Annotation: This is a predicted structure of a 1572-nucleotide RNA (small-subunit ribosomal RNA) from uncultured Candidatus Scalindua sp. Its Rfam family is "Bacterial small subunit ribosomal RNA". The RNAcentral record of the sequence draws on SILVA. The prediction has a mean pLDDT of 81.

[in-house]
RNA sequence: AGGGUUUGAUCUUGGCUCAGAACGAACGCUGGCGGCGUGGAUUAGGCAUGCAAGUCGAACGAGGACGUGCCCUUCGGGGUACGAACCGAGUGGCGAAAGGGUGAGUAACGCACAGAUAACCUGCCCUCGAGACCGGGAUAACAGUGUUCUUCGGAACUUGCCGAAAGGUCUGCUAAUACCGGAUAAUGCUAUGGUGGCCCAUGUCACUAUGGCCAAAUGAUAGGGAUCCCUUCGGGGACCUUUUGCUUGGGGAGGGGUUUGUGUCCUAUUAGCUUGUUGGUGGGGUAACGGCCCACCAAGGCAUAUGGGUAGCCGGCCUGAGAGGGUGUCCGGCCACACUGGGACUGAGACACUGCCCAGACUCCUACGGGAGGCUGCAGUCGAGAAUCAUUCGCAAUGCGCGAAAGCGUGACGAUGCGACGCUGCGUGGAGGAUGACGGCCUUAGGGUUGUAAACUCCUGUCAUGAGGGAAAAGACAUUCCAUGGUUAAUACCCAUGGGACUCGAUGGUACCUUAAGAGGAAGCCACGGCUAACUCUGUGCCAGCAGCCGCGGUAAUACAGAGGUGGCGAGCGUUGUUCGGAAUCACUGGGCAUAAAGAGCACGUAGGCGGCUUCGUAAGUCAGGCGUGAAAGCCCUUGGCUUAACCAAGGAACUGCACUUGAUACUGCGAGGCUUGAGUACAGGAGGGGGGAGUGGAACUCUCGGUGGAGCGGUGAAAUGCGUAGAUAUCGAGAGGAACGCCGGUGGCGAAAGCGACUCCCUGGCCUGUUACUGACGCUGAGUGUGCGAAAGCUAGGGGAGCAAACGGGAUUAGAUACCCCGGUAGUCCUAGCCGUAAACGAUGGGCACUAAGUAGAGGGAAUUACCGAUGUUCUCUCUGCCGUAGCUAACGCAUUAAGUGCCCCGCCUGGGGAGUACGGCCGCAAGGCUAAAACUCAAAAGAAUUGACGGGGGCUCGCACAAGCGGUGGAGCAUGUGGCUUAAUUCGAUGCAACGCGAAAAACCUUACCGGGGCUUGACAUGGUAGAAGUAGGAACCCGAAAGGGUAACGAACGGUAUCCAGUCCGUAGCUAUCACAGGUGUUGCAUGGCUGUCGUCAGCUCGUGUCGUGAGACGUUGGGUUAAGUCCCCUAACGAGCGAAACCCUUGUUUUUAGUUACCAGCGGGUUAUGCCGGGUACUCUAGAAAGACUGCCGUCGUCAAGACGGAGGAAGGUGGGGAUGACGUCAAGUCAUCAUGGCCCUUAUGCCCCGGGCUGCACACGUGCUACAAUGGUCGGUACAAACGGAAGCGAAGCCGAGAGGUGAAGCGAAUCCUAAAAAGCCGAUCUCAGUUCGGAUUGGAGGCUGAAAUUCGCCUCCAUGAAGUUGGAAUCGCUAGUAAUCGCGGAUCAGCAAUGCCGCGGUGAAUAUGUUCCCGAGCCUUGUACACACCGCCCGUCAAGCCACCCAAGCAGGAUGCACCCGAAAACAUUAUAUCUAACCAGGGCAACUUGGAGGAAAGUGUUGAAGGAGUGUUUUGUGAGGAGGACUAAGUCGUAACAAGGUAGUCGUAGGAGAACCUGCGGCUG
Repeated sequence: AGGGUUUGAUCUUGGCUCAGAACGAACGCUGGCGGCGUGGAUUAGGCAUGCAAGUCGAACGAGGACGUGCCCUUCGGGGUACGAACCGAGUGGCGAAAGGGUGAGUAACGCACAGAUAACCUGCCCUCGAGACCGGGAUAACAGUGUUCUUCGGAACUUGCCGAAAGGUCUGCUAAUACCGGAUAAUGCUAUGGUGGCCCAUGUCACUAUGGCCAAAUGAUAGGGAUCCCUUCGGGGACCUUUUGCUUGGGGAGGGGUUUGUGUCCUAUUAGCUUGUUGGUGGGGUAACGGCCCACCAAGGCAUAUGGGUAGCCGGCCUGAGAGGGUGUCCGGCCACACUGGGACUGAGACACUGCCCAGACUCCUACGGGAGGCUGCAGUCGAGAAUCAUUCGCAAUGCGCGAAAGCGUGACGAUGCGACGCUGCGUGGAGGAUGACGGCCUUAGGGUUGUAAACUCCUGUCAUGAGGGAAAAGACAUUCCAUGGUUAAUACCCAUGGGACUCGAUGGUACCUUAAGAGGAAGCCACGGCUAACUCUGUGCCAGCAGCCGCGGUAAUACAGAGGUGGCGAGCGUUGUUCGGAAUCACUGGGCAUAAAGAGCACGUAGGCGGCUUCGUAAGUCAGGCGUGAAAGCCCUUGGCUUAACCAAGGAACUGCACUUGAUACUGCGAGGCUUGAGUACAGGAGGGGGGAGUGGAACUCUCGGUGGAGCGGUGAAAUGCGUAGAUAUCGAGAGGAACGCCGGUGGCGAAAGCGACUCCCUGGCCUGUUACUGACGCUGAGUGUGCGAAAGCUAGGGGAGCAAACGGGAUUAGAUACCCCGGUAGUCCUAGCCGUAAACGAUGGGCACUAAGUAGAGGGAAUUACCGAUGUUCUCUCUGCCGUAGCUAACGCAUUAAGUGCCCCGCCUGGGGAGUACGGCCGCAAGGCUAAAACUCAAAAGAAUUGACGGGGGCUCGCACAAGCGGUGGAGCAUGUGGCUUAAUUCGAUGCAACGCGAAAAACCUUACCGGGGCUUGACAUGGUAGAAGUAGGAACCCGAAAGGGUAACGAACGGUAUCCAGUCCGUAGCUAUCACAGGUGUUGCAUGGCUGUCGUCAGCUCGUGUCGUGAGACGUUGGGUUAAGUCCCCUAACGAGCGAAACCCUUGUUUUUAGUUACCAGCGGGUUAUGCCGGGUACUCUAGAAAGACUGCCGUCGUCAAGACGGAGGAAGGUGGGGAUGACGUCAAGUCAUCAUGGCCCUUAUGCCCCGGGCUGCACACGUGCUACAAUGGUCGGUACAAACGGAAGCGAAGCCGAGAGGUGAAGCGAAUCCUAAAAAGCCGAUCUCAGUUCGGAUUGGAGGCUGAAAUUCGCCUCCAUGAAGUUGGAAUCGCUAGUAAUCGCGGAUCAGCAAUGCCGCGGUGAAUAUGUUCCCGAGCCUUGUACACACCGCCCGUCAAGCCACCCAAGCAGGAUGCACCCGAAAACAUUAUAUCUAACCAGGGCAACUUGGAGGAAAGUGUUGAAGGAGUGUUUUGUGAGGAGGACUAAGUCGUAACAAGGUAGUCGUAGGAGAACCUGCGGCUG
């Protein structure tokens, strides 16, 4: 820092997606050890059990235990006194408001930062001052008694009353630092004054005067002993001293209350909210201000309020370059809550997590009458959940509470445990070791790789394991001893400081150290198509599966699964989820709006925003300095401590902020003043379809009337419907009516836009120009809301209605035609009044101001000048409308002073496509509908511009037997042949538009042959190799079975090489054989795995490259253009210049000539010979043969032409413009054809899908098609006679002559391996005869018979001959084929294959030998240029909608069921406040009475009643939200459904926007607009 993905490719826009980091995570696989962190995010769901708040005897009174002394004793024990020795319920004090938990609620002064409190409180703590006097009555604890029996030891029951319990209650006694009364009292409080300081208004501070008012515990503790008192003689008290406590007041510290400024999420489909509401006066209340509460008065207050949704906030944390975005777990600060709701009490502090009261839900106990409880403390449990730990140890440390202290308590805390949940550290060994071992995998079979990896050798010893040692954390407090100081009468006590001693560890015998042994105990996970590092094999076969995006998988998958290998990370690795990033994809930093999403249809104008020149003031913004604050932790930097790191500690920096304060004054603001250039006004001119109203006019049209006239008119591609003899159309005249205004007319004018067009008049808006004068910034833009205007269509009411014309009717067209075309025709179009408020309302371009090259055209003015005036021209200038174009901008196209350039100001709008401008809600409308405006779901694109192609029922140019002009055919008949189909045991396979179909096949009776049936063989019909074996072996006459193949018997009976040897024999090897193993074999499959070959476009003229230039780029130029050509052939021009593959040429053949050569060819001349013949001699002259040459090049002439290419004409020439023909086939296209020519990968078969044999089939026949042959006849048939070729072939061959046969043929054998011989007769033709237009003397199918030939074989299934038979057919519908000259047509001849032949086929050869071409409109095909495109698998393309099926989400819906909430009401707990009456109760104080006990009254209190407020509950009515809902609507999606073909090309009726009507559907039609 970017990458992938839209396209054939490109650039852009734009979304989706990936790579990074992070997490309180979860899941999968795996898992050695530590350190430090961290761990219920879900049900603020329910909770068993234990613990989480106590402490003080130095506040108090009982009681108990213990010890000691004394007394008693029944010897068990009891009593009593003492004890700074303990326990302990109770009274009392302090604490329990802290600590700990959670985040439900809360959008708030809740939190954060900065302030205020002159409007406040504060226990414990510190400090300062003063005081602490005299009295009193209660109350808890505690106690409440009997009865019975007795063995006299005692035992049982009961223990005031009520109650099951919880608990309540009666009587009696008693203490205090508990409670009460009185005194004292100010610098306290309060009232009224005074003086001074300060201040921000109320005020506040200090001093002061006079009234009134308010307190306490002579407690506790320790010591002392002079004096005094008491004594039970122990001592106690007074007194003095210490410490502490108490009361009151001032101050402080720390803590808290209240309050202000600023900041703090989404939603307007929530726009109005509010009645204690806003303020005032006066009260009440509070610690304190305040509608906090109340009475009265006024009518205000707020407005992104109110409502809805969501949420604890912050320091911080994550991410990011930053700005930002996300987040609030752990740690820290604040807040809120404590089963749910309400309430107060106590207290310094609470409306109180482990307090109280009430109501509710739930759980538990119950004797049914009543009671008890609250883990969101620590553990733990159930539930729900993807998911989150021990019912551990200890108060040793750090804190907290109480205490004088020791100490006690403390699930705070310190520790340990569990979990790879995170961060961090360490290890799983190190060095050497190549025949590169085995094994695995791959292989081109050679090898490669795993891989120095292992084995093996030598080492080391971390961690874990065993053994041993063993900390720091501790400074202790206290106690005690010593010393010094303070207090004091004191050396005591106490306090302070210093020193010594002693005691205390949960973790834990842990960290750490030493030592022993031994490589021993310790590696996985993911990925490997691209992005993205890493590749092969096997399996699978659009299956199974993968996938973050693009996308893989349909038989050769680097993408699935497995394996080997490799890459990455590593005690982890992947996946999922979430956040930020990348994303400049909400753009402050840092985006856009002509065509990609996006400028509102236009204007006026409110708020707001912005605003000309200049002076002064001010100092709000702004800038600078200072000061305070911005907690700590965290981040960052520097040091330090754990072996290191994580972690921790210290210091620094930072905290970008806020407030206060002091300055500065350029700019902005504010206040005041001035100016004229912005803006406006006046004046003088000017143009105009600007608007409104009234009137007038002519042309056309239709209708009516009348005249003329007489058969059609009208309409179309062609027709018909329609009109017309009842007189149309046509024409003349007269009249009526409505609508629209020709020419002028023009990228000309006016208007804000919509829009405006005959003429005249009236009213009226704006604009332009000119010159002075005036005002003096009065300006620009313009949200919401508002206002107005706003084409067409449409709506309401009333008119009007000629023409046109949705709907509708009819006629055509069509497969259909709800359309296009035609004939009619109603709303409507027109007017008046009122709605509607939308358009492709477009320049698809908001408004304003300023600046920035030239050129040119037009419209309206002005000035100067030319000219005698005018017209006109020229120059300058202002305004408006166009074109072109530089810079610049733009993705490109393009824009370019009328900006899409450069800047400023203001507004509107956009954020992937679809869903959808839709649903719901709201507002508007009579309605149609408009405005505002989502989501679920779904896709990975959708889109813009430009490029190359392809295509077009687009255009231009040009070719081709493409059409036309001709000639002859096919399609009809019969037959042949091929194909389809059908049939079959098999009818083998392939070829299937052109470019399959007389094709593979240049020969299917057997063979071929691949098919079918049957019979056989199994290392095989054929190849190579290994092993083993066999001499009577290999071979094999003959014989048996058999259709054959094959199977069996079997006489006879081997070969070659080597060693050694005299030979035989033996041994070894080879060939052959047998057995066996490898393998052979396959016309089995895949031509969509392939090679090769071939077809086709097409013998069409094209296809490319190098360099250069242009373009961001794909690409373009070149190759286009003007000519020309058969041709991208050539010429010219030219940002191109050159080149290549094609074209042409070179090659073959043919046409002319020359030359050479002359047998088998030829025969002119010479000779010979024959009935005759180059027959012979001879000769190469000619023909011919076959070698070599020549020749043709637009070379020459003329005309045209750019004086180029070239075209036309001519001459010469055998041939003339590539002379004719052939071979030759560019880049490529069709996954064209062929695995059955051959070759070949993969797959498949292996006693069979191989091989052999016999027979059958490929020839099968209701039918259809292609290609041919023969015909239909007289240009002919038949018969007779007669003439002329070329090119081939020939030895298992061609076969002459002769003879036989009617013929096929037979016989025969000469000649010839061939310019010699043979096939071999050429036929049409020519001459003559006959037939005479007919199913014939045409035609020959079919069938019968008789023969011939080939061949083992002719039945299925050959060819030929003869005799007989004599079918269809009389020139062929729609349609269609070939051919442009030696061509078509027609005639025969030959060859390959081949035993023979189904050949009429194919390939060649010659003979005879035409017609036509004006031309390119049309059909087909092709080339070039251009244009459009939504196509690129490329028009056999793409693509739209209904219907049908499946599935998904959403909407509507009679309703139904929940949640939340507003309003008014009912009931009304606890409690607070108010109030009432003394019928009830009452220690302290007061008064009276009484010796006293007590009693009476008063004050006060308690309780009760009533009222107000008041939670839960009830019932009513609204709002809102969620779920569900028969049925309904549209939408999205889904390889191969139906109907059409709407759009893309002129898409076959140009498309499209708005609107209205209609229609199965896409759509059609009307009206107006747009060009996209």